């Protein structure tokens, strides 16, 4: 130098006109100066931060996790670490002439949804005589008989048998919903108003995931008819469990201290467009390298309450860390 696996960064730059949102000033409808997407913003798979229901529960089903330890607001993340499986490198040991084959250890990579199969129910094609209290094929041995005992075959598993629990289930633990179009507020404007039938104090319906119970109010129910009023404005809306850097602790996950910094807030929804150079990266001239020149490309992809995660795409490049093999000193 090749190949492979992990993990992590970056992911286009300047210049100039014009154009847009938002904030601040100001000589005020116009100037000036600041700021203006992401590592995943995607999925909507988890957790939680705020708001509400609401101080009347209670059990029960569902759901959901699952070696032990630790980290975090918190989790079904995450770090260590013990065990399983996988694979690779050295080696020990049985068998073999031998080539090879079986089974262990160490060490390194990956991986992993890791509690219980004597609580119970299920499920295993084909092959086999027969797949669980099921049946007896050849052989052989024993009995008073009889799969009663052995040993072959078939098959992943055969004689009250063992394997499966991301099979059902069973233990431990744990579980309230909704969602910013939530909520609060202010204004505008009106009919919680009228008929007709049913039905009703022996209770129908209503209280924010099911069911029953229970409590609290209770005819505000249901079906039908005509028939009124509103779509407007402000908060929530971004100083946060925050980023960045330098030091201590810790194997890490992470976290104590100092310092630095303020990075979009729109409401039909901005963040852009042109025009020149330039960067990376393929390919041609053109070869084996450098230089020059011409051609493509320049990923995935775009906020909407905020945060920590997970799982998906990602042109191209860069950096650790461990295997493999190649040459060289």
């Nucleotide at each position: 130098g090749u190949a492979g696996c992990a993990g992590g960064c970056c992911g286009c730059u300047c210049u100039a006109u014009c154009g847009u949102u938002c904030u601040g000033a100001u000589u005020u409808g116009a100037u000036c100066a600041g700021a203006g997407a992401g590592g995943a913003a995607a999925g909507u798979c988890c957790g939680g931060a705020c708001a509400c229901c609401a101080u009347a529960g209670g059990a029960u089903a569902u759901c959901a996790u699952a070696g032990c330890g630790g980290u975090u607001a918190a989790c079904g993340a995450c770090c260590g670490u013990c065990g399983g499986u996988u694979c690779g490198c050295u080696u020990u040991c049985g068998c073999g002439a031998a080539a090879g084959c079986g089974a262990g250890a160490u060490c390194g990579a990956a991986u992993u949804a890791g509690g219980a199969c004597c609580a119970g129910u299920g499920c295993a094609a084909c092959a086999g005589a027969a797949a669980g209290g099921a049946u007896g094929u050849a052989c052989a041995g024993g009995u008073a008989a009889u799969g009663c005992u052995g040993u072959a075959g078939u098959g992943a598993a055969a004689u009250c048998a063992g394997g499966u629990a991301a099979a059902c289930u069973c233990u431990a633990u744990g579980u309230g919903g909704u969602g910013a179009a939530a909520u609060g507020u202010c204004g505008c404007g009106u009919a919680a108003a009228u008929c007709a039938g049913a039905g009703c104090u022996u209770g129908a319906g209503u209280g924010u995931g099911a069911u029953c119970c229970g409590c609290a109010c209770g005819a505000u129910u249901c079906u039908g008819a005509a028939g009124g009023g509103u779509a407007g404005g402000c908060a929530g809306u971004u100083c946060g469990a925050g980023a960045c850097c330098g030091u201590g602790a810790g194997u890490a996950a992470u976290u104590g201290c100092g310092g630095u910094u303020c990075u979009a807030g729109a409401u039909a929804a901005a963040u852009g467009a042109u025009a020149g150079a330039g960067g990376u990266u393929c390919u041609c001239g053109u070869u084996a390298u450098u230089a020059c020149g011409g051609g493509a490309a320049u990923a995935c992809a775009g906020g909407a309450u905020c945060c920590g995660g997970c799982u998906u795409a990602u042109a191209g490049g860069c950096c650790u860390g461990c295997u493999u093999u190649u040459u060289u000193a």